[in-house]
Context: one part of a larger RNA
RNA sequence: ACCGUGUAAGGGAAAUCGGCAAUUUAGUCCUGUAAGUUCGCAAUAAAGGAUCCCUGAUCCGGUCUUAAAAGCGGGAUCAGGGCGCAGUGACUCGGGGAGUCUAACUGUUUACUAAAGGCAUAGCUGACUGCUAGAGAGCAAUCUUUUGUACAGUCGGCGACAUCUGCCCAGCACUGGUAUCCGAAAAUCUGUUCCAACGGGUAUAAGGACCAGCUAGCGGCGGAGGUAACUGUGACCUUCUUAAGCAAGCAUAAUCCAUUGCCAAUUGAUUGUUGGCUUGUGAACGAUGUAAUGAGAUUCCCACUGUCCCUACAUGGAAACCCGCGACACCACCGUCCUGGUGCAAAGGCCAGGGACCCCCACAGGGUCAAAAAGACCCCAGGAACUUUACUGCAAUCUCUUGUUGCGGUAUUAAGAUGAUAGACAUAGCGUAGGUAGGAGACAUCAUGCUUGUCGCUUCGGCGGCAAGAUAGUCGAAAGUGUAACACUACCUUUAUCGUCUUAUACCGCUUACCUUCGGGAACAGCAGGAGACGGGCAGUUUUGCUGGGGUGGCAAUCCCACGAAAAGAUAACAUGGGAGCCCAAAGGUCAUCUUAAGUGGUAUAGAAAUCCACUGUUAAGUGCAAUGGCAAAAGAUGGCUUGACUGUGCGCUGCAAUGCAAGGCGCGCAGAGGCGAAAGCCGGGCAUAGCGAACACGAAUGCGUGUAUUUUUGACUCCUUCGUAUGACAGAAAAGCUACCCUGGGCGUAAGAGAGUUGUUGCGGAUGAUAGUUCAUAUUGACUUCGCAGCUUGCUCCACAGUCUUUGGCUCUCCCCAUCCUGGUUGCGCACAAACAACCAAGGGUAGAGGUGUUCACUCGUUAAAGGGGACCGUGAGCUGAGUUUAGGCCGCCGCGAGGCAGGCCGGUAUUUAACUUGUGGGGGUGUUCGAUGCGUGAAUGGAAGAUUCGACUAGUACGAAAGGAACAGCGAGUCGGCGUCUCUAGUUAGCGGCUAUCUGACAAGGUACGCCGCGUAGCCACGCGCCAAGGGAUAAGAGCUGAAGGCAUCUAAGCUUGAAACCCUCCGUAAAAAUACGCAUCGUCAUAGGUCGGGGAAGAAGACCCCGUUGAUAGAAUCGGGGUGUAAGAACUAAGGCGCAAGCCGAGGUUUUCAGCCCACGAUUACUAAUAAAC
Repeated sequence: ACCGUGUAAGGGAAAUCGGCAAUUUAGUCCUGUAAGUUCGCAAUAAAGGAUCCCUGAUCCGGUCUUAAAAGCGGGAUCAGGGCGCAGUGACUCGGGGAGUCUAACUGUUUACUAAAGGCAUAGCUGACUGCUAGAGAGCAAUCUUUUGUACAGUCGGCGACAUCUGCCCAGCACUGGUAUCCGAAAAUCUGUUCCAACGGGUAUAAGGACCAGCUAGCGGCGGAGGUAACUGUGACCUUCUUAAGCAAGCAUAAUCCAUUGCCAAUUGAUUGUUGGCUUGUGAACGAUGUAAUGAGAUUCCCACUGUCCCUACAUGGAAACCCGCGACACCACCGUCCUGGUGCAAAGGCCAGGGACCCCCACAGGGUCAAAAAGACCCCAGGAACUUUACUGCAAUCUCUUGUUGCGGUAUUAAGAUGAUAGACAUAGCGUAGGUAGGAGACAUCAUGCUUGUCGCUUCGGCGGCAAGAUAGUCGAAAGUGUAACACUACCUUUAUCGUCUUAUACCGCUUACCUUCGGGAACAGCAGGAGACGGGCAGUUUUGCUGGGGUGGCAAUCCCACGAAAAGAUAACAUGGGAGCCCAAAGGUCAUCUUAAGUGGUAUAGAAAUCCACUGUUAAGUGCAAUGGCAAAAGAUGGCUUGACUGUGCGCUGCAAUGCAAGGCGCGCAGAGGCGAAAGCCGGGCAUAGCGAACACGAAUGCGUGUAUUUUUGACUCCUUCGUAUGACAGAAAAGCUACCCUGGGCGUAAGAGAGUUGUUGCGGAUGAUAGUUCAUAUUGACUUCGCAGCUUGCUCCACAGUCUUUGGCUCUCCCCAUCCUGGUUGCGCACAAACAACCAAGGGUAGAGGUGUUCACUCGUUAAAGGGGACCGUGAGCUGAGUUUAGGCCGCCGCGAGGCAGGCCGGUAUUUAACUUGUGGGGGUGUUCGAUGCGUGAAUGGAAGAUUCGACUAGUACGAAAGGAACAGCGAGUCGGCGUCUCUAGUUAGCGGCUAUCUGACAAGGUACGCCGCGUAGCCACGCGCCAAGGGAUAAGAGCUGAAGGCAUCUAAGCUUGAAACCCUCCGUAAAAAUACGCAUCGUCAUAGGUCGGGGAAGAAGACCCCGUUGAUAGAAUCGGGGUGUAAGAACUAAGGCGCAAGCCGAGGUUUUCAGCCCACGAUUACUAAUAAAC
């Protein structure tokens, strides 16, 4: 030193992130008790008082008794007496108060870092549900809720209570509706020569479109401009716009970046807290309040204290020592130093210099980039959890359909078949001509026309039916009109009505399938097959690359030009400067003709510039579009004729340097068919270099292509060729997120901190000297420009480190630098003095305390001589802390559909290790030092600051100064800080003594236990106590000078000399012969001495060591005495408030005397009583 425990004077939170920890308080009785309040609380509020022992009195219960009394025992009250520092005397045993945030409360939670504000909760509210319910589990049988039934059950949201809960239905979800539209299979119709595959249509469910509702469903709730008679503000106005534009309440908040907002309160001082302000938040993702409650968060006050100033002492354990037993981790090797350098950029091992005899013990924890764990941050690759409007699927659910699946009825339903009746109108025609065929007669079986009544149809003109009346012929043919001619018969088409039958649909009924909770339900349901919708409920996957880390951004991902590119070719960067992802039926081909831009001169309107003429004119023009390279009887301009912007095919080049590879691109040919030209010839697009794309799949083709089913044809399908549709991540997957709950493999190929390099930035200095300074650059000020240094800031680089160099700040402790804050010595001054300002030398010493904040920093307060700046792995976590940052929990704001996210805020949150080497601080043993021992010295070297500094008086109200003001040298005194020593005093601690309580030893006495409490307290140790800590010399710095030349002068300098500072060297205090050149002197000893072991001990001490003693002895113990502490022992005698008793006497806390007693002591002295004997080495 450590782990515990105890006590501390004075101060009293100054400590610290924070009163963490530890004190304080405490039981019971009495008095008394605020705000607030949900009237229950708050409340043990707070704040006071009492509390023990003895003696007696009064009253009330209990036990006992039939009852009473007596006895025993309890409680309350009162009086008197008594002791102590202290009476819940120990133990037991709340510190309190005032604000704020938050959650109503009791409860519950991350077994092993989070107890909370999270969860839960009563209460409010929404959704589903009438029971074979709804919800849940299961493949199913079946089960739970439930042997419950809407005052019930399930699933959500909010979260007591109080006041409240606004606007928005455009989006998404949900619910409902739905004329029309979309909408599958089965069904049905239909096409393809039949059939089939296949195609098309009709009808149609759920669902969707569409229309509504619904926000205590998911969610959302603006901007601009102007305006009032100071200014400011804007009730007000205008405008854009929305589904609606945040109304109440609250607000720098657990929500506010800026922010330490502004004002006020609190403080000496407040990044804190509280109250206000406030374009911030904001209403069941609830808003605002709120008594009570909280191991919640936070601020202040009182009390209290070792948290601190500032530490000290005591004590138990552990450590240390002895005996016994005896591991782990770690371990390339080693004969295992320091500094500087080097080096893969941070060396015990390399280089240089220095240091360095060998070994052991204790302690410390600087280094061994210590050990531990193949870094958890970051990146890359892989995986996993989770999410969703990622991709692809699956369950579940909804709906339709077929089967299981039967009978009957109704319908002004639908379709079909069949019968009856009536009808079928262009014009013309007498006129309402359905079509075709037959046909010259038909009817008279009471017709026809007419009249009356009535019904139906209608093209509105008429036609037909029924009833009655009167009437005997009427119609057709012929003629005529017309596409068609009529009576009558047959068949066919079509419309309407009525009837019958079949099927379908809807509804109803039945019972026998089937179901059943045995009531009933019922061809439904259920089950099985098919189909559509919905479908993170579940599953499998994907979620690019480049990259001065990654992400965000960008595209440097396919191409073109120039430059980079270093005169062949090739050549990188998220280098520089620009382009392409087309266009053109002419802007292509060919033939012919021509020459531009610009300038000069001339020329009506006509101008600088319109058209025309002449001359000059090597490209300055033009070339569809970038740039470069080209181009003049052209590659440019104009015109004629045209389609070579052809088909097939071969070779070469390029793409891709050297060096393999696709699409694409380019060139030279051959064959065919053409264009232009008189011809030679040219033409397989465009002056060239950019303008692009695989397989599969789909589509197209007048390509007179190929094949398939017996032949042919058509159609269908297949193959080949060509073309089109696109992959721009452009040699081309079909593809979204999140992870702080994370995992694995790797990486210093790659980030964050530290190192290294660099130094833009930063800091410091120099040169120049504009400006200011009344004048005057250089007392002071110091622009623009410029040259350096440092390696502290911030960057850059990505060099070293990923089988691990732990991160901010604080605490602790040490060394160094100087660019000096103070102190010391100087110079200049716009220096009278005083105080400043600026500069030079100087690193010996010093450089503080407090407030808020995690802070470093910065700000503030009062001091001070001054409160300097830096470095040491942003010194220092195997030294501490852990407030911040940076895991897992939670809240708010914002972002996101969501999982989740945020150099935003807030609350909470495991700091491991026995030291091997080295290093350091101490303590020992041995060898050497040329015989050994003892004693006394020297001092190479080395440590120190051993002192530093302030104030006061005096000098002196002097020098100076007009005054105001106002020094200094010398000597003196007193402090502060630091150092060394010390214990007489003071303070602390304490052996000890005494007091006290409870309990035990039957009582007394004497003790034990509660590591009991209280008072005093010697030695020792100690600080808060006391003592001491000069002066001077030498050599110098800046500076001041002397003499003095170079340079007849001058000059502090060149030669020489004198001075001059807290710095340097001495003086002073320590260590120091292992100083290997290993020192000196003195004395003693020569073979038995010295020394050690051994014994008794110590104000010496971890062990060793050191010191004293060992019978020729006071070394320790014991005894006695002295001195000291405590405070008057026990026993005995006397007495005592009172009480009982006729009396004798008895009970009684306590007091007095014996007694400055008793008990005790670490101190001193005396005394050999005990032990230091003896023996061996």